[in-house]
Context: one part of a larger RNA
Molecule: small-subunit ribosomal RNA, central domain
Organism: uncultured Campylobacterota bacterium
RNA sequence: CUGGGCGUAAAGCGUGCGUAGGCGGCCUGUUAAGUCAGAUGUGAAAGCCCCGGGCUUAACCUGGGAACUGCAUCUGAUACUGGGAGGCUAGAAUGUGGGAGAGGAGAGUGGAAUUUCCGGUGUAGCGGUGAAAUGCAUAGAGAUCGGAAGGAACACCAGUGGCGAAGGCAAUUUUCUGGAACAGUACUGACGCUCAGAUGCGAAAGCGUGGGUAGCAAACAGGAUUAGAUACCCUGGUAGUCCACGCCCUAAACGAUGAAUGUUAGUCGUCGGCCUCACUCGUCCUUUCGGUGAUGCAGCUAACGCAUUAAACAUUCCGCCUGGGGAGUACGGUCGCAAGAUUAAAACUC
Repeated sequence: CUGGGCGUAAAGCGUGCGUAGGCGGCCUGUUAAGUCAGAUGUGAAAGCCCCGGGCUUAACCUGGGAACUGCAUCUGAUACUGGGAGGCUAGAAUGUGGGAGAGGAGAGUGGAAUUUCCGGUGUAGCGGUGAAAUGCAUAGAGAUCGGAAGGAACACCAGUGGCGAAGGCAAUUUUCUGGAACAGUACUGACGCUCAGAUGCGAAAGCGUGGGUAGCAAACAGGAUUAGAUACCCUGGUAGUCCACGCCCUAAACGAUGAAUGUUAGUCGUCGGCCUCACUCGUCCUUUCGGUGAUGCAGCUAACGCAUUAAACAUUCCGCCUGGGGAGUACGGUCGCAAGAUUAAAACUC
């Protein structure tokens, strides 16, 4: 370089946006760079190959030919690709309309519950476990009633429901704001797809500064269990969990399935939109777009299974894999306050 692959065997970057690059809709002229054809020149000799010749033969030497798949120039061809010109609307984008949504950010408000404190009633236990004990309680606990404080989370609704690129998002009101779907129509006229670098976001834990701390709870302490018990169980309990700002940048970041486009049987749910029909007039039915599920042909698959939300059939672009261990480690670089992250070997061994 070629090849074969990437749901589960090694392998899809956590996820967007987007630069270079790669690839790119329909029609008509044009050009002739790629492409194709012919000609000319060149492509040293030797060697290889073919046909001969000379040493007794061979190796070896020698004559001729072919070949040298290439390059340059010239003359042509014009389907395809490219360049340039003009046009188109099926891709893409924008406008309009009425709807859906835990999409994001800020500010306010609410009720239930836990805990603590205060007060009342009231008396001997409470709590916890397999059983106990540590613990709390006659200085009045636990129970119960009333009041107050404070923090965190939002039962029911709730649904293989919705929204978001992913991480993720759920009380309620309001302000600001992103995206998607649908409908008929207008407008722009290929403006597109993918994307190395770059750059944004990125659960939890962790870090820095300052707050906050009800519950829970690494560490830690005590009680048990046990041969031991640095655990599982119990009683406590600090970081943390929460907020603001700034870092970290990793996850079984999973659909273990990159993005985009087109094509390819159905059936049954559900969510959003639209149209039409029917009637009991706000419901149902039919059709149709977009999402989200179940099942199942063809096809695919080693099998499991996937199956219009493909793992089918094709195209474009990116990422990645190449026996196990050593090792996602060492060294070096970059980033980070640190923890560490990222990039990433070899010896050796089977």